Description: Predicted 3D model of a 350-nucleotide part of an RNA (small-subunit ribosomal RNA, central domain) from an uncultured bacterium.

[in-house]
Context: one part of a larger RNA
RNA sequence: CUGGGCGUAAAGGGUGCGUAGGUGGUUUGGUAAGUCAGAUGUGAAAUCCCCGGGCUUAACCUGGGAAUUGCAUUUGAUACUGUCAGACUAGAGUGUGGUAGAGGUAAGCGGAAUUCCCGGUGUAGCGGUGAAAUGCGUAGAUAUCGGGAGGAACAUCAGUGGCGAAGGCGGCUUACUGGACUAACACUGACACUGAGGCACGAAAGCGUGGGUAGCAAACAGGAUUAGAUACCCUGGUAGUCCACGCCCUAAACGAUGUCGACUAGCCGUUGGGCUCAUAAAAGAGCUUAGUGGCGCAGCUAACGCGAUAAGUCGACCGCCUGGGGAGUACGGCCGCAAGGCUAAAACUC
Numbered sequence: 001c002u003g004g005g006c007g008u009a010a011a012g013g014g015u016g017c018g019u020a021g022g023u024g025g026u027u028u029g030g031u032a033a034g035u036c037a038g039a040u041g042u043g044a045a046a047u048c049c050c051c052g053g054g055c056u057u058a059a060c061c062u063g064g065g066a067a068u069u070g071c072a073u074u075u076g077a078u079a080c081u082g083u084c085a086g087a088c089u090a091g092a093g094u095g096u097g098g099u100a101g102a103g104g105u106a107a108g109c110g111g112a113a114u115u116c117c118c119g120g121u122g123u124a125g126c127g128g129u130g131a132a133a134u135g136c137g138u139a140g141a142u143a144u145c146g147g148g149a150g151g152a153a154c155a156u157c158a159g160u161g162g163c164g165a166a167g168g169c170g171g172c173u174u175a176c177u178g179g180a181c182u183a184a185c186a187c188u189g190a191c192a193c194u195g196a197g198g199c200a201c202g203a204a205a206g207c208g209u210g211g212g213u214a215g216c217a218a219a220c221a222g223g224a225u226u227a228g229a230u231a232c233c234c235u236g237g238u239a240g241u242c243c244a245c246g247c248c249c250u251a252a253a254c255g256a257u258g259u260c261g262a263c264u265a266g267c268c269g270u271u272g273g274g275c276u277c278a279u280a281a282a283a284g285a286g287c288u289u290a291g292u293g294g295c296g297c298a299g300c301u302a303a304c305g306c307g308a309u310a311a312g313u314c315g316a317c318c319g320c321c322u323g324g325g326g327a328g329u330a331c332g333g334c335c336g337c338a339a340g341g342c343u344a345a346a347a348c349u350c
Base pairs, nucleotide, nucleotide: 004321005320006319007304008303012318014201015200016199017198021194022193023192025088026087027086028085029084030083031082033081034080035077036076037075038074039073040072041071042070049065050064051063052062053061054060091191092188093187094186095185096183097182098181099180103177104176105175106174107173108172109171110154115149116148117147118146119145120144121143125136126135162169163168206247207246208245209244210243211242215241216240220236221235222234223233258317259316260315261314262313263312266295267294268293269292270291271290272289273288274287275286276285277284299306300305323350324349325348332343333342334341335340
């Protein structure tokens, strides 16, 4: 070392692409590296083990054997793995025709609402709360009508609906663009899976430069509440929220469930395709496929629950865990403008 685990007890990396590596479909032949068998040499002696012998026994000494699980050479075996050559099409991919979609980027446009400004009507209140007050209003507010400005977000449709690797994506139109699904054929012929490092993406908040700012709103101010009230409630209100470019790289980044593949009862819904039946049409029924939900058998699970979208039964590869606190901290290193991030202990203590 050969262990046991990772939905909720400690433990799945935030997500993808991909290097090395690990693993890898069917079939024929060669080879014989791994693998298996035989032979030879070697594997010092002593020790250990077995059978004997010698000191009156024992310890001790001594003869023989076994063992020395190894290495080298050599002769064979060829199922499996490797390797070389050839073939195949079930994995993977390409072509052709279709389909759905808030997938992404950019530009333009639209209506409702809030706020502000101008004008009209109009007069004493408005606003706010548990109740109030701060606040706004006779310099004419609130309400209401007309006009204008500007920013942000897109009601209904809307749906355990859709799309995306994840983060995430929702008004309309256009341009560019990624992926998926599907049908029948044709083609390539294992081109595959995973993936340490690496690279890219990565909500919100935050940072830099320059814009923008309607509403909302950390901080802050005031009014209340209260024993106090650095809060909850109210009136205001600046960063920020928005845009461009550049950083940051975290999260209950969650399905708290890594990716890929195979197999294993059923039933019900829903989204996108296809086929068949039926039909005047729309509905409808059945089969099938890719998603997305609800139950449930076997099985699994400490239980809860999971149950073809597995947490069932297996295989491949990666990541991670190993009592609580100290601590995701110190130190060091790397990254960052900073905030901080990543990597990551120990003493001590229970």
The full RNA is in RNAcentral, with records from ENA and SILVA.